[in-house]
Context: one part of a larger RNA
RNA sequence: GGAUGAACGCUAGCGGGAGGCCUAAUACAUGCAAGUCGAGCGGUAAGGUCCUUCGGGACCCUAGAGCGGCGCACGGGUGAGUAACGCGUACGUAACCUGCCUCGUAGCGGGGAAUAGCCCCGGGAAACUGGGAUUAAUGCCCCAUAGUGUUAUCGGAUCGCAUGGUCUGGUAACUAAAGUUCCGGCGCUACGAGAUGGACGUGCGUGCUAUUAGCUAGUUGGUGAGGUAACGGCUCACCAAGGCGAUGAUAGCUAGGGGGCGUGAGAGCGUGGCCCCCCACACGGGUACUGAGACACGGACCCGACUCCUACGGGAGGCAGCAGUAAGGAAUAUUGGACAAUGGGCGCAAGCCUGAUCCAGCCAUCCCGCGUGCAGGAUGACGGCCCUAUGGGUUGUAAACUGCUUUUAGGGGAGAAGAAACCUGUUCCUGCGGGAGCAGCUGACGGUACCCCCUGAAUAAGCACCGGCUAACUCCGUGCCAGCAGCCGCGGUAAUACGGAGGGUGCAAGCGUUAUCC
Repeated sequence: GGAUGAACGCUAGCGGGAGGCCUAAUACAUGCAAGUCGAGCGGUAAGGUCCUUCGGGACCCUAGAGCGGCGCACGGGUGAGUAACGCGUACGUAACCUGCCUCGUAGCGGGGAAUAGCCCCGGGAAACUGGGAUUAAUGCCCCAUAGUGUUAUCGGAUCGCAUGGUCUGGUAACUAAAGUUCCGGCGCUACGAGAUGGACGUGCGUGCUAUUAGCUAGUUGGUGAGGUAACGGCUCACCAAGGCGAUGAUAGCUAGGGGGCGUGAGAGCGUGGCCCCCCACACGGGUACUGAGACACGGACCCGACUCCUACGGGAGGCAGCAGUAAGGAAUAUUGGACAAUGGGCGCAAGCCUGAUCCAGCCAUCCCGCGUGCAGGAUGACGGCCCUAUGGGUUGUAAACUGCUUUUAGGGGAGAAGAAACCUGUUCCUGCGGGAGCAGCUGACGGUACCCCCUGAAUAAGCACCGGCUAACUCCGUGCCAGCAGCCGCGGUAAUACGGAGGGUGCAAGCGUUAUCC
RNA backbone atom coordinates (compact mmCIF):
# COMPACT_ATOMS: atom_id res chain seq x y z
C1' G A 1 0.00 0.00 0.00
C1' G A 2 -3.88 -3.54 -0.82
C1' A A 3 -7.68 -6.85 1.36
C1' U A 4 -12.00 -8.37 5.06
C1' G A 5 -18.64 -12.21 6.29
C1' A A 6 -15.34 -7.79 10.43
C1' A A 7 -15.79 -5.27 15.41
C1' C A 8 -15.10 -0.58 18.34
C1' G A 9 -15.06 5.20 18.75
C1' C A 10 -16.83 9.92 16.70
C1' U A 11 -20.06 11.43 12.80
C1' A A 12 -24.08 10.77 9.16
C1' G A 13 -28.17 13.59 3.38
C1' C A 14 -29.79 10.27 -0.79
C1' G A 15 -29.85 6.33 -4.57
C1' G A 16 -28.22 1.55 -7.08
C1' G A 17 -25.83 -3.30 -6.40
C1' A A 18 -24.06 -6.97 -3.06
C1' G A 19 -23.46 -9.12 1.86
C1' G A 20 -25.20 -10.08 6.92
C1' C A 21 -24.18 -15.94 14.02
C1' C A 22 -16.87 -16.40 11.88
C1' U A 23 -18.79 -17.95 18.86
C1' A A 24 -22.51 -22.98 21.56
C1' A A 25 -23.06 -29.42 15.48
C1' U A 26 -25.82 -25.20 22.55
C1' A A 27 -31.24 -25.60 24.11
C1' C A 28 -35.62 -24.39 21.71
C1' A A 29 -42.07 -21.43 22.91
C1' U A 30 -45.19 -20.38 18.42
C1' G A 31 -46.48 -20.37 13.12
C1' C A 32 -45.28 -22.02 8.44
C1' A A 33 -41.33 -25.14 5.27
C1' A A 34 -44.57 -31.80 0.89
C1' G A 35 -48.04 -32.80 -1.06
C1' U A 36 -51.28 -34.15 -4.95
C1' C A 37 -54.73 -37.23 -8.07
C1' G A 38 -62.58 -38.20 -8.10
C1' A A 39 -59.85 -39.22 -15.52
C1' G A 40 -57.71 -45.86 -10.06
C1' C A 41 -61.82 -47.38 -5.87
C1' G A 42 -65.92 -47.95 -2.40
C1' G A 43 -68.50 -44.17 -0.16
C1' U A 44 -70.49 -40.01 3.21
C1' A A 45 -71.61 -35.22 6.31
C1' A A 46 -73.22 -30.40 5.01
C1' G A 47 -76.00 -28.08 0.91
C1' G A 48 -79.91 -28.07 -3.15
C1' U A 49 -84.64 -30.10 -5.50
C1' C A 50 -88.85 -33.23 -4.85
C1' C A 51 -91.96 -36.47 -1.96
C1' U A 52 -93.58 -37.37 3.08
C1' U A 53 -97.54 -41.28 7.28
C1' C A 54 -93.14 -35.77 9.87
C1' G A 55 -90.07 -41.25 11.61
C1' G A 56 -87.97 -40.31 7.08
C1' G A 57 -87.26 -41.39 1.70
C1' A A 58 -85.57 -40.42 -3.64
C1' C A 59 -82.34 -37.69 -6.82
C1' C A 60 -78.35 -34.08 -7.63
C1' C A 61 -73.88 -32.13 -5.94
C1' U A 62 -69.97 -33.44 -3.13
C1' A A 63 -65.93 -31.54 1.71
C1' G A 64 -63.29 -34.32 5.37
C1' A A 65 -61.60 -39.27 6.43
C1' G A 66 -60.18 -44.23 4.10
C1' C A 67 -57.96 -47.94 0.27
C1' G A 68 -54.78 -47.17 -4.09
C1' G A 69 -50.97 -44.36 -7.40
C1' C A 70 -46.91 -40.94 -7.92
C1' G A 71 -43.90 -37.70 -5.02
C1' C A 72 -41.75 -37.42 -0.13
C1' A A 73 -33.94 -40.06 -1.99
C1' C A 74 -35.46 -33.41 -5.26
C1' G A 75 -35.35 -28.73 -3.42
C1' G A 76 -33.49 -26.13 1.53
C1' G A 77 -29.63 -26.26 5.94
C1' U A 78 -24.91 -27.12 8.34
C1' G A 79 -19.27 -28.34 8.46
C1' A A 80 -19.51 -31.81 13.60
C1' G A 81 -16.78 -35.98 11.71
C1' U A 82 -13.25 -37.27 7.83
C1' A A 83 -5.73 -36.84 6.18
C1' A A 84 -9.67 -40.74 3.21
C1' C A 85 -9.99 -43.10 -3.54
C1' G A 86 -12.96 -37.84 0.73
C1' C A 87 -11.67 -34.32 -3.05
C1' G A 88 -9.01 -32.89 -7.81
C1' U A 89 -7.40 -34.95 -12.34
C1' A A 90 -6.75 -38.86 -16.02
C1' C A 91 -8.61 -43.47 -17.19
C1' G A 92 -11.16 -48.34 -16.53
C1' U A 93 -15.76 -52.02 -15.60
C1' A A 94 -14.42 -58.63 -20.42
C1' A A 95 -17.75 -57.05 -12.86
C1' C A 96 -22.81 -53.34 -12.74
C1' C A 97 -27.99 -50.85 -11.75
C1' U A 98 -31.21 -46.91 -13.58
C1' G A 99 -38.46 -44.72 -11.66
C1' C A 100 -40.17 -40.70 -14.70
C1' C A 101 -38.54 -39.24 -20.29
C1' U A 102 -37.58 -40.56 -25.94
C1' C A 103 -37.67 -44.44 -29.83
C1' G A 104 -38.89 -49.49 -31.36
C1' U A 105 -41.30 -54.68 -31.16
C1' A A 106 -45.17 -57.64 -29.11
C1' G A 107 -49.28 -58.09 -25.84
C1' C A 108 -53.48 -56.35 -22.19
C1' G A 109 -57.76 -63.30 -22.10
C1' G A 110 -60.19 -65.80 -17.73
C1' G A 111 -61.03 -66.53 -12.55
C1' G A 112 -60.57 -66.05 -7.07
C1' A A 113 -59.84 -64.75 -1.86
C1' A A 114 -59.44 -60.67 1.26
C1' U A 115 -59.13 -55.81 3.64
C1' A A 116 -59.60 -50.35 5.12
C1' G A 117 -63.63 -47.19 5.11
C1' C A 118 -69.01 -47.37 6.65
C1' C A 119 -71.99 -50.18 10.65
C1' C A 120 -72.23 -52.80 15.65
C1' C A 121 -69.91 -54.01 20.56
C1' G A 122 -65.81 -52.90 23.81
C1' G A 123 -60.70 -51.02 26.43
C1' G A 124 -58.01 -46.29 27.60
C1' A A 125 -57.13 -39.85 31.06
C1' A A 126 -54.69 -39.49 26.56
C1' A A 127 -51.69 -41.37 22.68
C1' C A 128 -54.14 -44.94 20.67
C1' U A 129 -56.37 -49.72 20.39
C1' G A 130 -59.33 -55.03 20.57
C1' G A 131 -63.46 -57.97 18.57
C1' G A 132 -67.70 -58.85 15.12
C1' A A 133 -70.33 -58.14 10.44
C1' U A 134 -70.01 -56.33 5.44
C1' U A 135 -67.74 -54.07 0.70
C1' A A 136 -64.52 -51.93 -3.76
C1' A A 137 -60.30 -51.14 -6.90
C1' U A 138 -55.08 -49.48 -11.62
C1' G A 139 -54.52 -53.17 -4.05
C1' C A 140 -53.44 -58.93 -3.56
C1' C A 141 -53.50 -64.11 -5.50
C1' C A 142 -54.25 -68.12 -9.26
C1' C A 143 -54.77 -69.87 -14.40
C1' A A 144 -53.95 -68.94 -19.66
C1' U A 145 -50.89 -66.78 -23.50
C1' A A 146 -44.52 -66.35 -24.27
C1' G A 147 -39.85 -64.45 -27.10
C1' U A 148 -35.07 -60.73 -29.03
C1' G A 149 -36.11 -62.24 -21.70
C1' U A 150 -33.90 -65.51 -17.36
C1' U A 151 -31.57 -70.23 -16.17
C1' A A 152 -29.43 -74.84 -17.94
C1' U A 153 -27.34 -77.40 -22.00
C1' C A 154 -25.56 -78.53 -27.17
C1' G A 155 -23.45 -76.21 -31.50
C1' G A 156 -21.62 -72.24 -35.33
C1' A A 157 -19.06 -67.59 -36.68
C1' U A 158 -15.80 -63.92 -35.16
C1' C A 159 -12.64 -61.24 -31.88
C1' G A 160 -9.40 -60.89 -27.95
C1' C A 161 -6.94 -59.58 -22.64
C1' A A 162 -5.62 -65.36 -19.49
C1' U A 163 -10.42 -66.53 -16.92
C1' G A 164 -13.23 -65.17 -21.82
C1' G A 165 -16.17 -61.12 -25.02
C1' U A 166 -19.63 -60.20 -29.21
C1' C A 167 -23.07 -62.13 -32.81
C1' U A 168 -26.06 -66.29 -34.02
C1' G A 169 -28.83 -71.33 -34.15
C1' G A 170 -31.23 -75.66 -31.49
C1' U A 171 -33.46 -78.00 -27.02
C1' A A 172 -35.67 -77.83 -22.02
C1' A A 173 -37.68 -75.30 -17.89
C1' C A 174 -39.55 -70.57 -15.78
C1' U A 175 -41.85 -65.75 -15.59
C1' A A 176 -46.67 -60.76 -17.49
C1' A A 177 -50.67 -57.38 -17.54
C1' A A 178 -55.64 -53.04 -15.57
C1' G A 179 -58.41 -50.66 -16.31
C1' U A 180 -60.77 -45.85 -17.19
C1' U A 181 -63.24 -41.80 -20.31
C1' C A 182 -69.08 -39.84 -24.30
C1' C A 183 -64.97 -39.46 -27.72
C1' G A 184 -60.21 -37.90 -28.77
C1' G A 185 -57.33 -39.84 -25.07
C1' C A 186 -54.87 -41.28 -20.42
C1' G A 187 -52.85 -45.83 -18.77
C1' C A 188 -50.92 -51.32 -17.87
C1' U A 189 -47.26 -55.72 -19.16
C1' A A 190 -42.75 -58.00 -21.43
C1' C A 191 -38.31 -57.07 -24.10
C1' G A 192 -34.65 -54.05 -26.66
C1' A A 193 -32.16 -49.32 -27.73
C1' G A 194 -31.18 -44.28 -26.15
C1' A A 195 -30.82 -40.37 -22.68
C1' U A 196 -30.04 -39.11 -17.70
C1' G A 197 -28.50 -40.32 -12.93
C1' G A 198 -25.70 -43.49 -10.02
C1' A A 199 -22.29 -47.85 -8.24
C1' C A 200 -17.38 -49.97 -8.19
C1' G A 201 -12.03 -49.94 -9.39
C1' U A 202 -6.90 -47.93 -10.76
C1' G A 203 -2.59 -44.24 -11.54
C1' C A 204 -0.96 -39.44 -10.01
C1' G A 205 -1.75 -35.14 -6.85
C1' U A 206 -3.77 -33.33 -2.13
C1' G A 207 -1.61 -30.72 5.93
C1' C A 208 2.00 -30.69 10.53
C1' U A 209 5.08 -33.76 14.02
C1' A A 210 10.51 -38.82 13.77
C1' U A 211 10.83 -35.36 20.90
C1' U A 212 5.62 -41.09 16.90
C1' A A 213 10.00 -46.58 14.07
C1' G A 214 8.22 -50.37 13.70
C1' C A 215 2.75 -51.80 12.29
C1' U A 216 -0.73 -55.93 10.93
C1' A A 217 -4.55 -61.78 12.54
C1' G A 218 -9.59 -61.32 8.21
C1' U A 219 -4.12 -59.41 8.78
C1' U A 220 -1.68 -60.85 2.92
C1' G A 221 -2.75 -64.56 -0.68
C1' G A 222 -5.20 -69.24 -2.47
C1' U A 223 -9.50 -72.98 -2.95
C1' G A 224 -14.67 -73.39 -2.12
C1' A A 225 -19.26 -71.46 -0.47
C1' G A 226 -22.53 -67.46 0.87
C1' G A 227 -23.94 -62.52 -0.20
C1' U A 228 -24.54 -58.16 -3.63
C1' A A 229 -27.09 -54.59 -9.07
C1' A A 230 -21.93 -56.06 -9.44
C1' C A 231 -16.02 -57.47 -8.65
C1' G A 232 -13.74 -58.25 -4.16
C1' G A 233 -11.80 -61.06 2.96
C1' C A 234 -17.48 -58.06 1.57
C1' U A 235 -18.62 -62.54 4.99
C1' C A 236 -17.56 -67.66 6.33
C1' A A 237 -14.88 -72.79 6.23
C1' C A 238 -10.20 -74.83 5.05
C1' C A 239 -5.00 -74.12 3.39
C1' A A 240 -0.42 -71.28 2.91
C1' A A 241 2.52 -67.30 5.83
C1' G A 242 2.17 -63.56 4.10
C1' G A 243 1.26 -57.84 3.63
C1' C A 244 3.01 -52.47 4.85
C1' G A 245 7.39 -49.37 6.30
C1' A A 246 13.02 -43.77 6.45
C1' U A 247 10.41 -42.74 -1.26
C1' G A 248 8.04 -42.19 6.37
C1' A A 249 4.24 -47.44 7.63
C1' U A 250 1.86 -47.01 12.49
C1' A A 251 0.62 -43.24 16.06
C1' G A 252 -0.57 -38.16 17.61
C1' C A 253 -2.38 -33.11 16.37
C1' U A 254 -5.08 -30.16 12.89
C1' A A 255 -8.64 -29.91 8.78
C1' G A 256 -14.51 -30.99 4.85
C1' G A 257 -12.06 -30.96 -0.73
C1' G A 258 -12.23 -28.21 -5.40
C1' G A 259 -13.65 -24.16 -9.04
C1' G A 260 -12.08 -19.98 -6.84
C1' C A 261 -10.78 -15.60 -3.51
C1' G A 262 -6.84 -12.04 -1.33
C1' U A 263 -1.98 -10.34 -2.26
C1' G A 264 2.24 -10.17 -5.37
C1' A A 265 6.00 -7.94 -11.35
C1' G A 266 6.15 -13.04 -11.04
C1' A A 267 7.61 -17.31 -8.46
C1' G A 268 5.03 -17.76 -4.37
C1' C A 269 2.45 -17.03 0.29
C1' G A 270 -2.35 -16.94 2.68
C1' U A 271 -7.39 -18.53 2.39
C1' G A 272 -11.91 -21.82 1.08
C1' G A 273 -17.48 -16.57 3.78
C1' C A 274 -21.23 -15.41 -0.58
C1' C A 275 -22.10 -18.34 -5.80
C1' C A 276 -21.19 -23.34 -8.44
C1' C A 277 -19.45 -28.87 -8.24
C1' C A 278 -18.32 -33.08 -4.93
C1' C A 279 -18.43 -35.23 0.12
C1' A A 280 -20.33 -35.89 5.07
C1' C A 281 -24.10 -35.10 8.79
C1' A A 282 -29.54 -34.33 10.66
C1' C A 283 -30.37 -34.60 19.47
C1' G A 284 -25.66 -38.82 20.54
C1' G A 285 -25.08 -44.12 18.89
C1' G A 286 -26.89 -48.45 16.21
C1' U A 287 -30.26 -51.22 12.83
C1' A A 288 -32.81 -52.47 8.95
C1' C A 289 -37.82 -51.86 6.25
C1' U A 290 -40.17 -49.74 1.88
C1' G A 291 -38.59 -48.36 -2.80
C1' A A 292 -35.89 -47.45 -9.45
C1' G A 293 -33.23 -44.81 -5.85
C1' A A 294 -32.32 -44.15 1.38
C1' C A 295 -29.82 -47.23 5.55
C1' A A 296 -33.78 -41.82 4.67
C1' C A 297 -33.32 -33.65 8.18
C1' G A 298 -39.48 -32.42 8.85
C1' G A 299 -40.13 -42.01 7.96
C1' A A 300 -39.75 -46.72 11.32
C1' C A 301 -37.41 -49.63 15.45
C1' C A 302 -33.84 -50.10 19.71
C1' C A 303 -30.30 -47.95 23.39
C1' G A 304 -28.73 -43.18 25.69
C1' A A 305 -28.99 -37.93 27.36
C1' C A 306 -32.51 -34.03 27.72
C1' U A 307 -37.48 -31.56 27.59
C1' C A 308 -42.83 -31.85 28.02
C1' C A 309 -48.03 -34.16 29.17
C1' U A 310 -50.37 -37.61 32.66
C1' A A 311 -56.24 -39.50 35.79
C1' C A 312 -49.27 -42.36 37.80
C1' G A 313 -51.44 -47.16 34.50
C1' G A 314 -48.67 -44.81 30.52
C1' G A 315 -47.54 -41.36 26.50
C1' A A 316 -45.19 -37.13 23.30
C1' G A 317 -40.75 -34.60 21.07
C1' G A 318 -36.04 -33.37 17.93
C1' C A 319 -35.27 -25.59 13.76
C1' A A 320 -27.38 -27.78 11.18
C1' G A 321 -35.51 -25.62 6.75
C1' C A 322 -37.86 -19.89 6.99
C1' A A 323 -38.86 -16.37 10.58
C1' G A 324 -38.37 -16.02 15.83
C1' U A 325 -36.59 -16.96 21.48
C1' A A 326 -32.88 -17.83 25.31
C1' A A 327 -27.76 -18.49 26.01
C1' G A 328 -22.71 -17.66 24.41
C1' G A 329 -20.17 -13.48 22.21
C1' A A 330 -16.55 -7.74 20.23
C1' A A 331 -20.42 -9.16 16.69
C1' U A 332 -24.48 -10.60 12.49
C1' A A 333 -31.49 -8.84 10.43
C1' U A 334 -38.44 -9.47 9.96
C1' U A 335 -42.31 -14.46 14.26
C1' G A 336 -43.11 -9.53 6.59
C1' G A 337 -45.68 -10.15 1.12
C1' A A 338 -46.64 -13.32 -3.15
C1' C A 339 -46.86 -17.85 -5.96
C1' A A 340 -47.06 -12.45 -10.70
C1' A A 341 -42.18 -14.58 -12.85
C1' U A 342 -38.37 -18.90 -12.87
C1' G A 343 -38.14 -23.86 -11.18
C1' G A 344 -40.13 -28.35 -8.61
C1' G A 345 -44.23 -32.29 -7.00
C1' C A 346 -49.08 -34.27 -8.31
C1' G A 347 -52.92 -33.88 -12.00
C1' C A 348 -55.52 -34.86 -19.12
C1' A A 349 -56.58 -30.16 -17.43
C1' A A 350 -58.62 -26.36 -14.45
C1' G A 351 -55.75 -26.19 -10.48
C1' C A 352 -53.56 -27.31 -5.57
C1' C A 353 -48.91 -27.31 -2.79
C1' U A 354 -44.00 -24.93 -2.75
C1' G A 355 -40.19 -20.00 3.94
C1' A A 356 -37.21 -23.33 -3.30
C1' U A 357 -37.75 -18.79 -5.52
C1' C A 358 -39.18 -13.76 -6.49
C1' C A 359 -39.89 -9.41 -3.58
C1' A A 360 -40.21 -6.08 0.51
C1' G A 361 -38.21 -4.72 5.82
C1' C A 362 -33.57 -3.82 9.11
C1' C A 363 -27.88 -2.69 9.21
C1' A A 364 -22.74 3.08 6.11
C1' U A 365 -21.00 -4.10 6.52
C1' C A 366 -18.69 -3.40 1.55
C1' C A 367 -18.53 -1.47 -3.64
C1' C A 368 -20.35 2.30 -7.11
C1' G A 369 -22.84 6.98 -8.07
C1' C A 370 -24.98 11.87 -6.56
C1' G A 371 -25.65 16.02 -3.35
C1' U A 372 -24.72 19.53 0.70
C1' G A 373 -24.93 25.01 -4.38
C1' C A 374 -23.05 28.47 -8.73
C1' A A 375 -21.41 33.50 -10.33
C1' G A 376 -20.38 38.34 -8.77
C1' G A 377 -18.98 40.75 -4.34
C1' A A 378 -13.25 44.75 -0.34
C1' U A 379 -14.88 49.27 3.87
C1' G A 380 -10.44 43.40 2.70
C1' A A 381 -16.71 44.57 7.93
C1' C A 382 -17.54 42.45 13.08
C1' G A 383 -15.42 38.70 16.04
C1' G A 384 -11.30 35.18 16.90
C1' C A 385 -5.98 34.25 16.64
C1' C A 386 -0.95 35.83 15.95
C1' C A 387 2.97 39.27 15.46
C1' U A 388 4.17 44.02 16.74
C1' A A 389 8.78 48.22 14.03
C1' U A 390 1.04 49.92 17.21
C1' G A 391 1.49 50.65 11.06
C1' G A 392 -0.32 45.78 10.50
C1' G A 393 -0.82 40.22 9.28
C1' U A 394 -4.24 36.08 9.08
C1' U A 395 -9.06 33.61 9.18
C1' G A 396 -10.81 35.77 3.96
C1' U A 397 -14.37 36.27 -1.48
C1' A A 398 -14.97 33.58 3.44
C1' A A 399 -19.53 36.49 5.36
C1' A A 400 -23.07 40.32 4.57
C1' C A 401 -25.18 41.95 -0.07
C1' U A 402 -26.77 41.22 -5.60
C1' G A 403 -28.02 37.84 -9.46
C1' C A 404 -28.77 32.65 -11.00
C1' U A 405 -29.89 27.36 -10.72
C1' U A 406 -33.18 23.35 -8.39
C1' U A 407 -29.88 17.55 -8.60
C1' U A 408 -31.63 16.24 -3.73
C1' A A 409 -35.83 17.62 -0.29
C1' G A 410 -41.19 18.98 0.26
C1' G A 411 -45.96 19.26 -2.53
C1' G A 412 -48.91 17.99 -7.00
C1' G A 413 -49.67 15.08 -11.57
C1' A A 414 -48.97 11.09 -14.86
C1' G A 415 -47.15 6.12 -14.66
C1' A A 416 -44.27 1.22 -16.69
C1' A A 417 -41.16 -3.16 -18.55
C1' G A 418 -40.82 -7.65 -16.16
C1' A A 419 -46.45 -11.38 -19.54
C1' A A 420 -46.74 -14.79 -22.91
C1' A A 421 -47.52 -19.06 -22.23
C1' C A 422 -51.03 -22.67 -19.87
C1' C A 423 -56.27 -22.14 -20.57
C1' U A 424 -60.75 -20.24 -23.28
C1' G A 425 -62.83 -18.55 -27.97
C1' U A 426 -62.08 -18.45 -33.14
C1' U A 427 -59.75 -19.19 -38.23
C1' C A 428 -56.56 -22.20 -41.13
C1' C A 429 -53.49 -26.63 -42.04
C1' U A 430 -53.18 -31.89 -40.94
C1' G A 431 -50.04 -37.77 -41.75
C1' C A 432 -55.97 -36.98 -37.05
C1' G A 433 -51.10 -37.54 -32.96
C1' G A 434 -51.22 -32.49 -33.49
C1' G A 435 -49.50 -27.75 -35.43
C1' A A 436 -49.90 -22.43 -36.86
C1' G A 437 -52.32 -17.46 -36.64
C1' C A 438 -55.56 -13.91 -34.08
C1' A A 439 -58.21 -12.30 -29.73
C1' G A 440 -59.20 -12.66 -24.50
C1' C A 441 -57.36 -13.82 -19.17
C1' U A 442 -53.12 -13.16 -15.44
C1' G A 443 -48.19 -8.44 -11.44
C1' A A 444 -46.45 -9.90 -4.88
C1' C A 445 -42.97 -6.02 -5.86
C1' G A 446 -46.26 -1.14 -6.56
C1' G A 447 -49.07 3.80 -7.55
C1' U A 448 -42.58 1.31 -7.05
C1' A A 449 -38.98 2.78 -10.98
C1' C A 450 -38.89 6.40 -14.73
C1' C A 451 -41.03 11.20 -16.42
C1' C A 452 -43.44 16.25 -15.93
C1' C A 453 -44.90 20.70 -12.99
C1' C A 454 -44.54 23.99 -8.49
C1' U A 455 -41.83 26.06 -4.00
C1' G A 456 -37.44 27.81 -2.25
C1' A A 457 -30.33 28.16 -1.08
C1' A A 458 -34.02 26.32 0.77
C1' U A 459 -33.29 19.89 3.78
C1' A A 460 -27.69 17.99 4.12
C1' A A 461 -20.02 17.70 7.02
C1' G A 462 -17.53 15.26 9.53
C1' C A 463 -13.20 12.57 11.17
C1' A A 464 -8.06 11.97 11.86
C1' C A 465 -3.54 14.25 11.86
C1' C A 466 0.32 18.66 11.90
C1' G A 467 8.74 16.29 15.98
C1' G A 468 11.20 12.73 11.99
C1' C A 469 9.50 8.60 9.00
C1' U A 470 4.91 11.84 6.73
C1' A A 471 1.53 16.42 3.74
C1' A A 472 0.66 20.20 7.64
C1' C A 473 2.96 25.77 13.10
C1' U A 474 2.12 29.26 16.28
C1' C A 475 0.19 30.98 21.24
C1' C A 476 -1.45 29.70 26.13
C1' G A 477 -1.58 26.03 30.18
C1' U A 478 1.48 22.16 32.51
C1' G A 479 6.55 21.47 34.64
C1' C A 480 10.02 13.78 34.30
C1' C A 481 3.66 15.92 36.91
C1' A A 482 -0.55 15.16 34.10
C1' G A 483 0.05 12.72 29.88
C1' C A 484 1.64 10.91 24.51
C1' A A 485 3.71 6.84 21.79
C1' G A 486 3.57 2.41 15.34
C1' C A 487 9.36 2.92 15.64
C1' C A 488 12.95 6.53 17.02
C1' G A 489 11.40 8.85 21.30
C1' C A 490 8.69 13.56 23.84
C1' G A 491 7.55 15.95 29.21
C1' G A 492 12.50 18.06 34.98
C1' U A 493 9.75 26.63 33.33
C1' A A 494 10.15 29.53 26.64
C1' A A 495 7.35 21.67 24.77
C1' U A 496 5.88 22.86 16.55
C1' A A 497 5.79 15.60 20.36
C1' C A 498 1.28 16.37 26.76
C1' G A 499 -3.98 19.46 27.25
C1' G A 500 -6.71 23.72 24.95
C1' A A 501 -7.12 27.48 21.14
C1' G A 502 -6.25 29.82 16.36
C1' G A 503 -4.30 28.33 11.87
C1' G A 504 -2.98 24.37 8.53
C1' U A 505 -2.74 19.23 6.05
C1' G A 506 -5.20 14.72 4.37
C1' C A 507 -9.50 11.98 3.35
C1' A A 508 -14.76 12.73 3.01
C1' A A 509 -20.71 10.39 4.23
C1' G A 510 -17.44 8.90 6.08
C1' C A 511 -12.90 9.18 9.09
C1' G A 512 -9.89 6.86 12.59
C1' U A 513 -8.57 2.52 15.89
C1' U A 514 -8.13 -2.77 16.70
C1' A A 515 -7.73 -7.80 14.63
C1' U A 516 -6.11 -11.01 10.53
C1' C A 517 -3.63 -12.07 5.49
C1' C A 518 -0.17 -10.78 1.34
Small-subunit ribosomal RNA, 5' domain from a soil metagenome, 518 nucleotides, folded computationally. The full RNA is in RNAcentral, with records from SILVA. The coordinates come from a structure-prediction model, not an experiment, and the mean pLDDT is 85.